[in-house]
């Protein structure tokens, strides 16, 4: 105190993940010190070898053995009665939802060894028994019998003394005395006691002394009785802490009374016995979990969380029962009995309990040594010294945790490329570290103090794409391998994956996996929602409960104030002290905290009670009105539909379009006339009524309900309302009725891939009544009911009141107010935004329901409810990173408005058919090299390829710049004659000369690559698109994306303009602007022009042509410059812009073609044109060379040529252009040749010279025929360019003459000098273009009313679940795999509860007392049968889920999603 994750973007609900603390475990990695804590607690309250753990005393008495001695002093040790302890300490948490634990009481219902005070007191009599002796049984444990003995042991009796009962008397306390105390009296019962040492002094016994017995005295330890302190402990009670209500009733010792038993005591604790009670929605009983507390984690707190460690209680001691002894058990290291599990047995029997300390096994992610000592502190015991003590009090392991501290060097000189860094070599310190001494300690050991010694002996862990701190460093990798808590990386250049390297954090630690809190106001008391994000129950009445106006008096419940008690210590905070430091321990002393309880005193404002009295909430009275409010009854109207009857005549129906159907046995349609059954126009209105559901012909009956006015009357009687009671559209279900319409189902007909639908005919249930049931809904104003408060107010309307005006005088009309509904629009404010706004979704106040990511799922179980359908009430595994709510900018609709386009009509002509040329795909091939794939890839990569071009097969040769290693003057590379091999070829081989220093064999590294990535790029192009858009600054509006500007109107080609408008400008686009052209005018004159004047030449009769020449500047070209047009003028229209019609003009309302293509976007095209980054190949993927192929051909497509004839063809003869090109080129003209071509050859680097038209006119012919069309194809000659035409070129002539007689479905171009047909030129080029491409100019139409239907575009609106944007998005079935939960015949296990048998044992009562026993009664674990109930495993199948790149089939939803 936040930060990432739903989106193009935004806001805002909502979760999911970061981060922070604490706990336990895990990875790596660890010098040291010091404090203070912790360590089999989480699982197996699983099971244990072995050793310790409670023993003392001997001054209570016996006795045994040994030393010693004089047989007995004395000592030691051992046993037996005996007397305190073992009921404490230590473990540990099973089990326990309980007075079990906390607090605060209370015992008028209780105890108490030991201790401390005080008081009294111990006389007298008796007894039994171990030990030990004898004798027996047992394998052992153990055990029987007989003998003999002492006590502080037992037992009597005395005496103090005590209970009880009953009567009497009194005192005090208290709420309350019977049961309390205190006394009398009777009666009755019950009953104490022990010694011992040491000293002194006497006496017995003995031979003295001693030992040994007796008496006294003094002192100490005991012994008993009483009261009381002290402390312990029982019993009760109020109060407070856990989940589930899918546990709702539950309880027979159950609740109470009585009488009795039992206990230390009270009580249903137990028994008899009588009554029929007790608990419980403020959750009784069940079922789950769980030992409480003090505190400890977390946190601002308020909480959530947790009970390990200390410390209190409480419970346990392998499971289970009992009881004995005792003060005190129902007793961990006691005892009996049962179950099970070790063990030991001689099979008859025993033994035995580590949740004590160490240690073993299991278990498990998980947790030490079988160590010291009793020296401290404590406990038993004892007169005491002593003894005991795994309590403790130390040490050893443990990276358990927390706090603190210190180190892991430090200088100087020289090297490494500077530099923190790294080496060497000298110096300095010395904690720690390694040694030695004293100290220290119960004993060590740390530690202190000194000495020597020596940089020695000490760094990780985890990250580095966002969050989140720190690399756009290298190398690997190639959607793999991996990472990732979460968004997410990774499909060839990875800051995300795996190294190195650099850096970030923290550091003796640093991560990581569960758990807890936080964060999260995401359970909201503090402090949260519910119009649409998830939440308002369909409605009503109403019960419990919560909440309730105004006044006055009291009470004092809660509430508030004082005092008091108590809330253990220990935690916690403040000071201060000890220790070396310390925030850490300890200790002092203060405080706090335990929010608490309990007594006491008090105050009364609010709350409560109680008592009274108001009237504004509420409600009645009256008067007057209102409505489709409801129920019952009567009446009525007009469709339909069927029947009767008349008419009438062939078709109705229906639908886009039709069929089915109907109908000559007469429909359909017209009249009448019956019946039937359901409705109930018009009035009808955003009106009214009602609680909703809902109500709508008229009259009338009961029922209820509002509103208004004015006074009355009641007097808080209110308000919500958990259960509950009703009521409650349509469907639907039971009985009975009805039955005209309409219609689920069904049927039959269309439609379509298919129609199990929409559409059409048909049509049962139902649709409607009566009685019942069901009880849902988009039951919606997605907005619970009720009060109060807050601008206007504007506006409509409904009902009823006041006042007014008008006035047809009506139950008129209008106006204004005031109350009461209903509706619109807005102010503050609220809201996440749409929105709401006195009818709040505002601001409060009371009450109810209801939310807590989505998904499974309103689903499974269970239980209420229904006849059945089915409702109510409702989870969990699993599974998901979102799902959503509003609004936003686009983009999209088989929406909608407005414009627009050769878009579409209205016309020309063409393509799809056949022939061929060429591209492309496909197949073939050694190659048939690559690109380009709707538009916008395919006569395109200027791509017309014999070789070359070339990038591809085939074969053959070359090629390493630099650096390191081999090798080389015993000759390297390299050059060569001949010969061989080849198509060739000192490439190689073979032989041999030549020459004289380098070295491709090897290992880096280059040269070159048309090798790869156009999806790493740059430039360039293509389309959207010459379409009219795209945005900026400042403002204004909105939390924000974003929105205004840029919309509206009206105009344009056009975001052209105009005028409005929270905008005002402003830029890129349109336009202007530059070429070309059209009209004139200037200028300028060669190579062009040639009117006119003159001269010459040839030809012809002249006119004239033709060529030259001189003159010209007329005209035409040609080039420069300028003019021209601007809605500028007129009439109409219009606010204006600006249209529409006119004159003038060569042109008009952008004049006509270009040029010139905004922001952007298609990961469009091209790495093969170039440039480029990565990556690759590098002696081949480089470079040369020959030869093949890119030309193949069963096919299918695009562009196109020439055609299919007569507007044609063919011979003939006549004309008329413009661009443009021309040097080993253009080539007049001549000659040969049937042509093609050949052979010569003038002029011309060009306004000079060459190359140049056809359509077209004309005249013949052809006569509609596969022809005099057509011109494929094939055969033969020839010519032409070249190294070379075989694969594979082009011309010519003769000869062949194929298919085609206008092109299906479709489908392209064009609005004017255009389409259409006509040649020409140039690219390309040695040679090849009648086809391609880009220019030229020639001849030259038809159409356009119009309009948005096709295809598109452009605004503005409107819906979306679309945004990689409709070629979106998205459902379900079916197919496979994977999970979990559900049903489920059964089947197997536990647990609890009931009940019968059997029954160890223990208790009591009787057998006169007493152990055994016996009998009778009760309690009873354990076995075992039956019975419910719950739980769990497993289970053939069986239904659905959830999940998973690329499966089927459909198209349900999202745009009116095509119903």
């Nucleotide at each position: 105190u936040c930060c990432c994750g739903u989106u193009g973007a935004u806001c805002c609900u909502g979760c999911g993940g970061g981060g922070g603390g604490c706990c336990a475990c895990c990875g790596c990695u660890a010098u040291c010190u010091c404090c203070c804590u912790c360590c089999g607690a989480c699982u197996a309250a699983c099971c244990c070898a072995u050793g310790g753990g409670a023993g003392g005393c001997u001054u209570g008495g016996g006795a045994u053995a040994c030393c010693g001695g004089g047989u007995a002093a004395g000592g030691u040790a051992u046993c037996c009665c005996g007397c305190c302890g073992c009921a404490c300490g230590g473990c540990u948490g099973a089990g326990u939802a309980a007075c079990a634990c906390g607090u605060c009481g209370a015992c008028a219902a209780c105890u108490c060894u030991u201790u401390c005070u005080c008081g009294g007191g111990a006389g007298g009599a008796g007894g039994a028994u171990a030990a030990c002796c004898c004798c027996g049984g047992g394998a052992a444990a153990c055990u029987g019998g007989g003998g003999a003995u002492a006590a502080u042991c037992c037992u009597c009796c005395a005496u103090a003394g005590g209970g009880a009962a009953u009567g009497g008397g009194g005192u005090g306390u208290g709420g309350a005395a019977u049961u309390c105390c205190c006394u009398c009296a009777u009666u009755u019962c019950c009953g104490a006691a022990a010694g011992g040492g040491a000293u002194c002094g006497g006496g017995a016994u003995a031979a003295u002394c001693c030992u040994u017995c007796c008496c006294g005295a003094u002192u100490c330890c005991g012994c008993c009785c009483g009261a009381g302190a002290g402390g312990a402990g029982g019993c009760c009670g109020g109060c407070g802490g856990c989940c589930c209500a899918u546990c709702a009733g539950g309880u027979a010792g159950u609740u109470g009374g009585c009488g009795g038993g039992g206990u230390a005591a009270c009580g249903a604790c137990c028994c008899g016995u009588c009554a029929a009670g007790c608990c419980u929605a403020a959750g009784a009983c069940g079922g789950g979990u769980a030992g409480g507390g003090g505190c400890c984690g977390u946190g601002a707190g308020a909480g959530c969380g947790g009970g390990a460690g200390c410390c209190c209680c409480c419970a346990g001691a392998u499971c289970g029962g009992c009881a004995c002894u005792g003060a005190g058990a129902c007793a961990a290291g006691g005892g009996c009995c049962g179950a099970g599990g070790u063990c030991c047995u001689a099979c008859g029997g025993g033994a035995u309990g580590c949740a004590c300390c160490a240690g073993g096994g299991g278990c498990g992610a998980a947790a030490c040594c079988u160590c010291c000592g009793c020296a401290a502190u404590g406990g038993g015991u004892a007169a005491a010294a002593g003894c005991c003590u795994g309590a403790c009090g130390g040490g050893g392991g443990g990276a358990g945790g927390g706090g603190a501290g210190a180190g892991u060097g430090c200088c100087u000189g020289g090297g490494g490329u500077u530099u923190u860094c790294c080496c060497c070599a000298g110096g300095c310190u010395u904690u720690u570290g390694g040694g030695g001494a004293g100290u220290g300690u119960a004993a060590a050991a740390a530690g202190c103090u000194c000495c020597c010694u020596g940089a020695a002996u000490a760094a990780g862990c985890g990250g580095u794409g966002g969050g989140c701190a720190a690399g756009a460093g290298g190398g690997g990798u190639g959607g793999c391998a991996g990472u990732c808590g979460c968004c997410a990386c990774g499909g060839g250049a990875a800051u995300a994956c795996c190294c190195c390297c650099g850096c970030c954090g923290c550091g003796a630690g640093c991560g990581g996996u569960g758990g807890c809190c936080u964060c999260g106001u995401u359970u909201a008391u503090u402090g949260g929602g519910c119009c649409u994000a998830a939440a308002g129950g369909g409605g009503u009445c109403g019960u419990a409960g919560c909440c309730g106006g105004g006044c006055u008096g009291g009470u004092a419940u809660g509430a508030c104030c004082c005092u008091u008690g108590u809330g253990a210590a220990a935690u916690c905070c403040g000071u201060g002290g000890u220790a070396a430091u310390a925030g850490u321990a300890c200790c002092a002393c203060g405080g706090g905290c335990g929010c608490g309880c309990a007594a006491g005193g008090g105050u009364u404002a609010c709350u409560a009670c109680c008592a009274g009295c108001c009237u504004a909430g509420g409600g009645g009275a009256u008067a007057g009105g209102g409505g489709a409010a409801g129920c019952c009854g009567a009446g009525g109207g007009u469709a339909u539909u069927c029947c009767u009857g008349g008419g009438g005549g062939a078709g109705c129906g229906g639908c886009g379009a039709a069929a089915u159907g109907c109908a000559g046995u007469a429909a359909u349609c017209c009249c009448a006339g019956g019946a039937a059954g359901a409705c109930c126009a018009c009035c009808c209105g955003a009106g009214g009524c009602g609680a909703a559901a809902g109500c709508g012909c008229u009259c009338g009956g009961c029922u209820a309900c509002c509103c208004u006015a004015c006074u009355c009357c009641c007097g808080a009687c209110g308000g919500u309302g958990a259960g509950g009671a009703c009521c409650g559209a349509a469907a639907g279900c039971u009985g009975g009725g009805g039955g005209a319409u309409c219609a689920a189902a069904a049927g039959g007909g269309a439609u379509u891939a298919g129609a199990g639908a929409c559409c059409c005919c048909u049509g049962u249930a139902g649709u409607c009544c009566c009685a019942g049931c069901u009880g849902u809904c988009a039951a919606c104003g997605c907005u619970g009911c009720g009060g109060g408060c807050u601008a206007c107010c504007c506006u409509g309307u409904c009902g009823g009141g006041u006042g007014g005006a008008c006035c047809u005088a009506g139950a008129g009309u209008c106006c204004a107010c005031c109350c009461g509904g209903u509706g619109g629009g807005a102010a503050a404010g609220g809201g996440a935004a749409g929105c709401c706004g006195u009818u709040a979704a505002g601001c409060c106040c009371g009450c109810c329901g209801c939310c807590u990511g989505g998904g499974g799922a309103g689903u499974a179980c269970g239980g209420c409810c229904g006849c059945a359908a089915g409702g109510c009430u409702g989870a969990a595994a699993c599974u998901u990173a979102a799902a959503g709510g509003a609004a936003u900018a686009g983009g999209c609709g088989g929406g909608g408005g407005g414009g627009c386009a050769c878009a579409c009509a209205a016309g020309g002509g063409g393509u799809g058919g056949g022939g061929u040329g060429u591209g492309c795909g496909g197949u073939u091939u050694a190659a048939u090299g690559g690109g380009a794939c709707c538009u916008g890839a395919c006569a395109c990569c200027g791509g017309a390829a014999a070789u070359c071009u070339u990038a591809c097969c085939g074969g053959g040769g070359g090629c390493g710049a630099c650096a390191g290693c081999a090798g080389g003057a015993u000759g390297a590379u390299g050059g060569u004659c001949a010969g061989g091999c080849u198509a060739a070829a000192g490439a190689c081989c073979u032989u041999a000369c030549c020459g004289g220093a380098c070295a491709c064999g090897c290992u880096g590294a280059g040269a070159g690559g048309a090798g790869g990535u156009g999806c790493a790029u740059g430039g360039c192009u293509g389309c959207c698109g010459u379409c009219a858009g795209c945005u900026c600054g400042u403002g204004c509006c909105g939390u924000g994306a974003g929105g205004u500007a840029u919309c509206c109107u009206g105009u344009u080609a056009a975001g052209u303009c105009a005028g409005g408008a929270a905008a005002c400008g402003a830029g890129c686009g349109c336009g202007a602007c530059c070429c070309g052209u059209g009209c004139c005018c200037g200028c300028a004159g060669u190579u062009g022009c040639g009117a006119c004047g003159g001269g010459a030449a040839u030809g012809g009769u002249u006119u004239c042509a033709u060529u030259c020449c001189c003159g010209g500047g007329a005209c035409a070209c040609u080039g420069c410059g300028g003019g021209g047009a601007c809605u500028g003028c007129c009439g109409g229209g219009g606010a204006a812009a600006c249209c529409c019609g006119g004159a003038g003009g060569a042109a008009g309302g952008c004049g006509c073609g270009g040029g010139c293509g905004a922001c952007g976007g298609c990961a469009a095209g091209u790495c093969c044109g170039c440039a480029u980054g990565c990556c690759c190949c590098g002696a081949a993927u480089c470079c040369c060379c020959c030869g093949g192929g890119c030309u193949a051909c069963a096919c299918g497509c695009g562009c196109g040529c020439a055609a299919c004839a007569a507007u044609g063809g063919g011979c003939g003869g006549g004309a008329c252009a413009c661009u443009g090109g021309g040097a080993u080129c253009c080539g007049a003209c001549c000659c040969c040749g049937a042509a093609a071509g050949g052979g010569g050859a003038a002029g011309g680097a060009a306004a000079u010279c060459c190359c140049c038209a056809a359509a077209c006119c004309u005249g013949c012919u052809c006569u509609c025929a596969g022809u005099c069309c057509a011109g494929a194809u094939u055969g033969a000659g020839g010519g032409c360019u070249g190294a070379a035409a075989c694969u594979c070129g082009c011309c010519c002539u003769c000869a062949u003459g194929a298919c085609g007689g206008u092109g299906g479905a479709a489908u392209c171009c064009c609005u004017a000098g255009u389409a259409a047909u006509c040649g020409g030129g140039g690219g390309u080029c040695a040679c090849u273009a009648u086809u391609c491409c880009c220019c030229c100019g020639g001849u030259g139409a038809a159409u356009a009313c119009g309009u948005c239907c096709c295809u598109g575009c452009c605004c503005c609106u409107u819906g979306c679940a679309c945004u990689c944007a409709c070629c979106g998005c998205c459902c379900g079935u079916c197919a496979a795999g994977c999970c979990a939960a559900c049903c489920g015949a059964g089947u197997c296990g536990c647990c609890u509860c009931c009940u019968g048998g059997u029954g160890a044992g223990g208790c009591c009562u009787g057998g006169a007392a007493a152990a055994a026993c016996c009998a009778g009664g009760u309690c009873g674990a354990a076995c075992u049968g039956g019975g419910a109930g719950g739980c769990g495993g497993c289970g053939a199948g069986g239904g659905g889920g959830g999940c998973u790149a690329a499966g089927u089939c459909g198209a349900c939803a999202c745009a009116a999603g095509g119903u």